[in-house]
RNA sequence: GGGGUAUUAACUCAGUUGGUAGAGUGCGACCUUUGCAAGGUCGAAGUCAGGGGUUCGAGUCCCCUAUACUCCA
Numbered sequence: 001g002g003g004g005u006a007u008u009a010a011c012u013c014a015g016u017u018g019g020u021a022g023a024g025u026g027c028g029a030c031c032u033u034u035g036c037a038a039g040g041u042c043g044a045a046g047u048c049a050g051g052g053g054u055u056c057g058a059g060u061c062c063c064c065u066a067u068a069c070u071c072c073a
Stems, first nucleotide, its partner, number of pairs: 001072007010025004019056001027043005049065005
C1' cells in the first nucleotide's frame, strides 16, 4: 500500500426481504429475611462508531472516514 471481518444499553450479544430498537448479565425501587445471600415484581439506561447519499421509510442498501482483528505484498 491492497483485500476481508467487526463496531447496537455499563458488559456480552441478537435484530429475518428495508417497516414500533431487543435479550441475558449488571444497575435502581419494592416484596420476601432478624440480617446477608438467593428468589420474585416493576423500572431506568441507546447520536445503532462518525459523516454523507438512496428511499415514503435505513441498525439493515451505497460512498467516505475512524478504531480493532486478520490475510496478501